[in-house]
RNA sequence: GCGGGUGUGGCCCAAUGGUAGGGCAGGACCUUCCCAAGGUCAAGGUUGCGAGUUCGAGUCUCGUCACCCGCUCCA
Repeated sequence: GCGGGUGUGGCCCAAUGGUAGGGCAGGACCUUCCCAAGGUCAAGGUUGCGAGUUCGAGUCUCGUCACCCGCUCCA
């Protein structure tokens, strides 16, 4: 340099172009003499970044950044 893949709450993962959900962790409460376990509730995202298409984009297109895999050139 070329090709491919991945990027979504603190962490791990979902989501047919149509309200971004789940688990774990953390918080409050219930239960218990206390802890653990269990249960209930609430919070936490503008989907790596920037544009485009569309009535509507996590999803499609373009650019860009980071990481991973493969190939190639030079030393």